[in-house]
The RNA shown here (Glycine riboswitch aptamer) has 89 nucleotides.

């Protein structure tokens, strides 16, 4: 410099400031995807055979799932920019 990272600071999207109620950190329906979790397409790999098929295992995301998390502000917030303590080459 390039890479991985603590920590500041800036942006930063969705979705009922729903109902019940003993006023909550309780229920209930509805609904969001951008904490974190899960899943699989090519490819690769292994097995079997009829040698191009089957099984299996590997297999990413801002995609699918909605477990958890959210649904006024606020705080979180993936992600991006700026600064940096520190690692590694």
């Nucleotide at each position: 410099a390039c890479g991985a990272g603590c920590c500041u600071c800036u942006g930063g999207a969705g979705a009922g400031a729903c109902u019940c109620a003993g006023u909550a950190u309780g229920a209930g329906c509805a609904c969001c995807g951008a904490a974190g979790g899960a899943g699989c397409a090519a490819g690769c790999c292994a097995u079997a055979u009829u040698u191009a098929u089957a099984u299996g295992g590997u297999g990413a995301a801002u995609c699918u799932c909605u477990c958890a998390g959210g649904u006024a502000a606020a705080a979180g917030g993936a992600c991006a920019g700026a600064g940096u303590a520190u690692c590694a080459u």